[in-house]
Molecule: c-di-GMP-I riboswitch aptamer
Organism: uncultured Bellilinea sp.
This record gives sequence, structure tokens and C1' cells, in this order.
RNA sequence: AAAAGGCUAACUCACUGAAAAGUGAGGGCGCAAUGCCAUGGAUCUGAAGGAAAGAUUGCCAGGCUGCCGAA
Repeated sequence: AAAAGGCUAACUCACUGAAAAGUGAGGGCGCAAUGCCAUGGAUCUGAAGGAAAGAUUGCCAGGCUGCCGAA
């Protein structure tokens, strides 16, 4: 590569939250780690006076694990 599978963007509905956003169902832009972690950068929210605190990580780096078998 091929084959068998897998995940799931935007968007919609319901619920949670102050918010960012998350969970479930539908949906499928894409993905060979688009599996897990949240350690470093980066970005977003920050109600209550503000900080704190929280979120994304399918933005980059890092760590751990993993299907197939032409090469």
C1' cells in the first nucleotide's frame, strides 16, 4: 500500500457549567495513533469586586501503549 476494523470535525437536540467548555444521541471534515497522560510552550474562559481557578490539546513538543503486513 491493500484488507478488516476504529475514532470523529463542523452542525443539530437534550443535560451540566458563571463562562470557556464537557457528556449522551445523531452527523462525518478528516485522522496511522484524531488511543491514554496534561509535563513544557500556545490559546480560550474567568461568575462573585478582583486574583485564584477552570478549559482545549484534531496547535506544537514530550512520555506510555497499540491493528494489519506489500515494502